Two RNAs folded together computationally: RNase P RNA and transfer RNA, 422 nucleotides in total. The prediction has a mean pLDDT of 80. Rfam match: Bacterial RNase P class A. By type it is a ribozyme.
RNA sequence: GAUGUCGGCCAGACAACCGCUGAAGAAUUUUUCUUUGGAGGAAAGUCCGGGCUCCAUAGGGCAGGGUGCCAGGUAAUACCUGGGCGGCGCGAGCCGAUGGAAAGUGCCACAGAAAAUACACCGCCUAAGUCCUUCGGGACCGGUAAGGGUGAAAUGGUGCGGUAAGAGCGCACCGCGCCGGUGGUAACACACGGCGGCAGGGAAAACCCCACCCGGAGCAAGGCCAAAUAGGAACGCAAUGGCGCGGCCCGCGCUGCGUUCGGGUAGGCUGCAUGAGCGAGGUGGUGACUCCUCGCCAAGAUGAAUGGUUGUCCACGACAGAACCCGGCUUAUCGGCCGACUCCUACU
RNA sequence: GCGGGCGUAGUUCAGCGGCAGAACAUCAGCUUCCCAAGCUGAGAACGCGGGUUCGAUUCCCGUCGCCCGCUCCA
Numbered sequence: 001g002a003u004g005u006c007g008g009c010c011a012g013a014c015a016a017c018c019g020c021u022g023a024a025g026a027a028u029u030u031u032u033c034u035u036u037g038g039a040g041g042a043a044a045g046u047c048c049g050g051g052c053u054c055c056a057u058a059g060g061g062c063a064g065g066g067u068g069c070c071a072g073g074u075a076a077u078a079c080c081u082g083g084g085c086g087g088c089g090c091g092a093g094c095c096g097a098u099g100g101a102a103a104g105u106g107c108c109a110c111a112g113a114a115a116a117u118a119c120a121c122c123g124c125c126u127a128a129g130u131c132c133u134u135c136g137g138g139a140c141c142g143g144u145a146a147g148g149g150u151g152a153a154a155u156g157g158u159g160c161g162g163u164a165a166g167a168g169c170g171c172a173c174c175g176c177g178c179c180g181g182u183g184g185u186a187a188c189a190c191a192c193g194g195c196g197g198c199a200g201g202g203a204a205a206a207c208c209c210c211a212c213c214c215g216g217a218g219c220a221a222g223g224c225c226a227a228a229u230a231g232g233a234a235c236g237c238a239a240u241g242g243c244g245c246g247g248c249c250c251g252c253g254c255u256g257c258g259u260u261c262g263g264g265u266a267g268g269c270u271g272c273a274u275g276a277g278c279g280a281g282g283u284g285g286u287g288a289c290u291c292c293u294c295g296c297c298a299a300g301a302u303g304a305a306u307g308g309u310u311g312u313c314c315a316c317g318a319c320a321g322a323a324c325c326c327g328g329c330u331u332a333u334c335g336g337c338c339g340a341c342u343c344c345u346a347c348u
Numbered sequence: 349g350c351g352g353g354c355g356u357a358g359u360u361c362a363g364c365g366g367c368a369g370a371a372c373a374u375c376a377g378c379u380u381c382c383c384a385a386g387c388u389g390a391g392a393a394c395g396c397g398g399g400u401u402c403g404a405u406u407c408c409c410g411u412c413g414c415c416c417g418c419u420c421c422a
Stems, first nucleotide, its partner, number of pairs: 001344001004341007012313007020038008040319001044330002047328005052218004059250004064214005069083005084098001085096004099209002104207002107202002121148002123144003129140004156174006175198001176196005181190003222270004232261006241255004263421002277296006284289001314317001349418007358372004366402001374390005395411005
């Protein structure tokens, strides 16, 4: 110089004017003025996990759901970190729903002999047995899975021996399984030893088995104040019932419940902005992260604010708008900056 | 805001691992003097992207769109 990989950050800037809105203060009680704060990295999808609230202090069992190599982090997770295994890349690195198919059940269309208790269409063989013979051989009974063919997939691969032809039939090497040993917390690894001719296809994002986790509902949860009224009617179900309670049972509490119609109120406060919070420095740890000290307070609406116009500059501005709050994941996104590293080339 | 459900011919629905069907509608032919009805035939679809699988409308993930329910007295 060029090339890629990973991580982090920013999300037009400045000024003037006119608006909207939270808080505080002042004037005045209709309201006005001053000061100050006012969207995001995803506020999104609502896919996970928690906090919080109510239901019973959320209990036991079944069913159901979720996760799925190992260890750790955390409030928790399906997230993150580190490691193992497999794959891709020269490499930095990246990707992986990555337990079990030798527990059981089921499935594998078409083609094919056969799709899972294997089996024999073409082919190869005729040693043994029986029969025939013109003594060349032929037929039967068979043997075989090396070769061909079908398929997404066909019962381990190569070589030598062996044989009538063949075959783990025997042997060597590779692969596989089991047992032991060594290393590692573990997953797992081993060009360590022994045993076994090989257990036997795919698929568990089919049922399932194993291990672990999960009670339900959600801020329109819930609490308080005020206002108002007919605690009404019809139908259905019903005390081995019904409701709280959600799929069932046990258990606890209560005693009518459900649907429709009718009546009233359509106001305010709270939950609700100090939190697993942010920033700086340090401790421990490979790391995720933890702990300590100091500092800071940074939107809070309820027809729902965060906008508009103009001017200057540039690299010409994307996706997109909070609604109880956090931690993640996923998806959308014009562009720009910084750091670490890889490969190639040149020079010293 | 929260919760739940559904996307298959033009419309309403089936199908839920193995060549996507039905009814109505549309078009063409027959029938009729013409129309309707009737008969015969044809065309036409799995919202989109990715994954698992030999094979996906079906199973899984993401995304897009549509629909429904949820205040208080109680």